Model confidence (mean pLDDT): 80 of 100.
This is a predicted structure of a 103-nucleotide RNA (Glycine riboswitch aptamer) from an uncultured Granulosicoccaceae bacterium.

[in-house]
Order: sequence, then C1' cells, then structure tokens
RNA sequence: CGGCGAAAUGUGGGAGAGACCAACCGAUCUAUUUUUCUGAUCAGGUUGGCGCCGAAGGAGCAACGCCCAGGAAACUCUCAGGCACCCGGACCACAUUUCGCUG
Repeated sequence: CGGCGAAAUGUGGGAGAGACCAACCGAUCUAUUUUUCUGAUCAGGUUGGCGCCGAAGGAGCAACGCCCAGGAAACUCUCAGGCACCCGGACCACAUUUCGCUG
C1' cells in the first nucleotide's frame, strides 16, 4: 500500500396494517334568546372495546446432534411495538474511523 470480514458514526434509500365503535374531554359551527341547553363537525386528546400489520426488540423450529443440551431465516407467533403525516424502522448503498485476518 492492496484484499476480505466485523463494529461504530454520518449521509441517502427503506414496507405493511383503522378516515372502526363507545364514553368523557377539547375545539369549531349552529338552534334557542334566557338562564339549568339544540344539533352538527373533527386524520383532535384520554380510556376502553373490536379488527388488523410484520421489518426495532423478543419467542418458536428444519437439517444436524450423544436425538439430550443446543440449534437459521426475509418462515411462524404477535409478548412488546405499530396501523394519516412526522417519528420510528429490519435491511441496502456510500463515506470515515477502529479492530481482526491476509498478500
């Protein structure tokens, strides 16, 4: 100096599924015109219910195995998370740095 691999950081890309129901609250509009309250609207907030998604994390297993322990994924589950946008996001590309192996 080059090659390969890993990690961290930065930049860019990056899917799916709720305009659901109820209660309360809030905001806006409206009826009435007197006090005690009519009706409507909302990607609004909180709580609950029902439905749904698979790509943080987590869990399960096939081969293999002394058939015990163990044991992969983009498969399965959906505990957690999520279901307008934003955020987040497995993963991918590039750059830098560090570490390991190697010529």
It matches the Rfam family "Glycine riboswitch aptamer". Rfam links the family to the GO term glycine biosynthetic process.